[in-house]
RNA sequence: CACAGUACUUGGCAAACGUACUGAAAAGUACGGGCGCAAAGUCUCCGGCCUAAGGGAAACUAUGGUAGCGGGACUGCGGCA
Repeated sequence: CACAGUACUUGGCAAACGUACUGAAAAGUACGGGCGCAAAGUCUCCGGCCUAAGGGAAACUAUGGUAGCGGGACUGCGGCA
């Protein structure tokens, strides 16, 4: 430098749920909590999914979300060869 594999210990992250706040909602943030996670670190580029304020007669619609749905890009930790 490249490829493949992995989570026992230490350490890291933190689902549901509760409280407060923000938001039209989905959802997010803080604290508690701990289901899980070896990229559950970052980014909506692609597909999926959620929401539908605004738009539309209605059907529907993302410019709003989800990175803990998958792919991709970038970065990082430990160990082995």